[in-house]
RNA sequence: AUGGAUGGUCGGGCAGCCGCUCGCCAAGGCGAGAGGAAAGUCCGAACACCGACAAGCACUGUGCUUCCUAACGGGAAGUGCCGGGCAACCGGUAAGAAAGUGCCACAGAAAACAAACCGCCCCGGCGUUUAACGCCGGUGGCAAGGGUGAAAAGGCGAGGUAAGAGCUCACCGCUCCGAUGGUGACAUACGGAGGCACGGUAAACCUCACAGGGUGCAAGCUCAUGCAGGCAGUGCGUUGCUUGUCGCUAUACUGCCGGGUAGAGUGCGCAGGCUCUGGAGCAAUUCAGAGAUUAGAUAAAUGGUUGUCAUCCUGACUGCUGCAAUGGCAGACAGGAUACAGAAUUCGGCUUACAGACCAUCCCACGAU
Numbered sequence: 001a002u003g004g005a006u007g008g009u010c011g012g013g014c015a016g017c018c019g020c021u022c023g024c025c026a027a028g029g030c031g032a033g034a035g036g037a038a039a040g041u042c043c044g045a046a047c048a049c050c051g052a053c054a055a056g057c058a059c060u061g062u063g064c065u066u067c068c069u070a071a072c073g074g075g076a077a078g079u080g081c082c083g084g085g086c087a088a089c090c091g092g093u094a095a096g097a098a099a100g101u102g103c104c105a106c107a108g109a110a111a112a113c114a115a116a117c118c119g120c121c122c123c124g125g126c127g128u129u130u131a132a133c134g135c136c137g138g139u140g141g142c143a144a145g146g147g148u149g150a151a152a153a154g155g156c157g158a159g160g161u162a163a164g165a166g167c168u169c170a171c172c173g174c175u176c177c178g179a180u181g182g183u184g185a186c187a188u189a190c191g192g193a194g195g196c197a198c199g200g201u202a203a204a205c206c207u208c209a210c211a212g213g214g215u216g217c218a219a220g221c222u223c224a225u226g227c228a229g230g231c232a233g234u235g236c237g238u239u240g241c242u243u244g245u246c247g248c249u250a251u252a253c254u255g256c257c258g259g260g261u262a263g264a265g266u267g268c269g270c271a272g273g274c275u276c277u278g279g280a281g282c283a284a285u286u287c288a289g290a291g292a293u294u295a296g297a298u299a300a301a302u303g304g305u306u307g308u309c310a311u312c313c314u315g316a317c318u319g320c321u322g323c324a325a326u327g328g329c330a331g332a333c334a335g336g337a338u339a340c341a342g343a344a345u346u347c348g349g350c351u352u353a354c355a356g357a358c359c360a361u362c363c364c365a366c367g368a369u
Base pairs, nucleotide, nucleotide: 003363004362005361006360007359008358009357010356012309013308014307015306016305017304018303020033021032022031023030024029035340039351040350042349043348044347045346046345047216048215049214050213052245053244054243055242056241057240059212060211061210062209063208064078065077066076067075068074079094080093081092082091083090084089095207096206100205101204102201103200104199117146118145119142120141121140122138123137124136125135126134127133154172155171157169158168159167173196174194175193176192177191178190179188180187181186220266221265222264223263229257230256231255232254233253234252235248236247237246274291275290276289277288278287279286280285310338311337312336313335314334315333317331318330319329320328321327
């Protein structure tokens, strides 16, 4: 060099002809017209309606620390534990098991107030006169050694014991306290005390802390058109239950069966938005100033076609360059290809898809000096 890691930008251009939607207008024309994800519909919010409101229970969601944000189950930076890579870097995870209940298949003696299969020791007896060794019995002792398993009452060493065991001791581990550093989660090759809680599991039940009204633009509002009611019930008030205040209540409300209408407008786009400059901050982000206005369809518009350029792949050439590497750069020819993919109330996130090109920083290793 190639290769790799992290972050970011673009993601076809130009011209002619024909065509579509919206706005303006002098009716001739002029201007504008999909995305980084528009996708998924997984979260959050604005907005609208439910006549209203409050409390409790249930239910649902989140769960290391600090900061950011309108908020979020989001983002940034960190902390602890675990994993991948030679590395740059990448990934996973996080309240509580000492409140209680449950579960841990199979294997194994035993799976947590848990244990004796093999075995070690002691007592008695026998095989032999003794010893060693072997066998039988014991309401005896052990959990150190071996075995099973994902996991078996901390680890290594020494002492001690009939044989063993934190039984004792030193070191390590663990728990608690202190000191120092840090906003904090935490850290420390610092100091002290303690033989020390006999595992794991909470997208198992559960406990603790915090948060949460519902439905959703097919929400709602206005106009037009049109009709046919019947039966049953007594309460109704937008997750469920209870309580309270308040309001409506037989011309009310709820359920079931049946009939008619479904057309036009509005909501409908100026936004916590975008671009540029400067300041603060590691960053997420934030503050200040300046500038521009950039889709609005309703079966759903921005397309079709022709030419040319660009980019990539394959093939085989020419030239330049390098010490070299099937290296790099440039030119020309032939053939082929050109990603994911389309707004529908609007934003902030997350997740997924994506041919190719470019920029910046970093890492390894080969060759040469």